[in-house]
Predicted 3D model of a 115-nucleotide RNA (SAM riboswitch aptamer (S box leader)) from an Acidimicrobiaceae bacterium. The sequence was found by an Rfam model in a public genome assembly.
RNA sequence: CCAUCAUCCAGAGCAGCUGAGGGACCGGGCCCUGUGACGCUGCGGCAACCAGAGCACCGACGUCCACCCCAGCGGGGGACGUCGGUUCCAGGUGCCAAUGCCCGAGCGAUGAGGA
Numbered sequence: 001c002c003a004u005c006a007u008c009c010a011g012a013g014c015a016g017c018u019g020a021g022g023g024a025c026c027g028g029g030c031c032c033u034g035u036g037a038c039g040c041u042g043c044g045g046c047a048a049c050c051a052g053a054g055c056a057c058c059g060a061c062g063u064c065c066a067c068c069c070c071a072g073c074g075g076g077g078g079a080c081g082u083c084g085g086u087u088c089c090a091g092g093u094g095c096c097a098a099u100g101c102c103c104g105a106g107c108g109a110u111g112a113g114g115a
Stems, first nucleotide, its partner, number of pairs: 001114002004112005013043005021032003026104004044096003049092002052088002057085009067076003100107001
């Protein structure tokens, strides 16, 4: 930086500094804010996108078996592998008023991936 993908009604705050606006932009609302908002810093926390661990459980697919059932077709069981779900963890991010505050139109943010 983006002609890609996923998510955005759950969750999680104290202290210090600063000092007037803030909730991204436009229109309309609503709300937060000198009882100090927004922002910054420190600490704490939330969550689990990516990374990592694991193979206990579930599912799909594949391979194998000297096991079981069947007259047969076939069915079941077991082992292994791959993938997905699930689980653990918290390394890289992210987040911690209100559903991205709400509505309209556009869009934006974060993660992953790519250049």